[in-house]
RNA sequence: GGGCGUGUAGGCUAGUUUGGAUAGACUUGGGGCCUCCGGAGCCUCAGACCGGGGUUCGAAUCCCCGCACGCCCG
Numbered sequence: 001g002g003g004c005g006u007g008u009a010g011g012c013u014a015g016u017u018u019g020g021a022u023a024g025a026c027u028u029g030g031g032g033c034c035u036c037c038g039g040a041g042c043c044u045c046a047g048a049c050c051g052g053g054g055u056u057c058g059a060a061u062c063c064c065c066g067c068a069c070g071c072c073c074g
Stems, first nucleotide, its partner, number of pairs: 001073007010027002013024001020057001029045005050066005
């Protein structure tokens, strides 16, 4: 330099194939209940679509350009 793939809460992950309504779950964290105590159990709250642009009534999803990481080729 060329090709392919991946990127979603602090962590891990579903959703992309077929564009659709408040982006879901687990865990972590905050608060509460319970309890002799709580690191167990229950309730509740907060937190994410890598960046920019395009298409569309509507984009995590499709297209383009970048960025980061991984694999392969030279």
Molecule: transfer RNA
Organism: Thermoplasmatota archaeon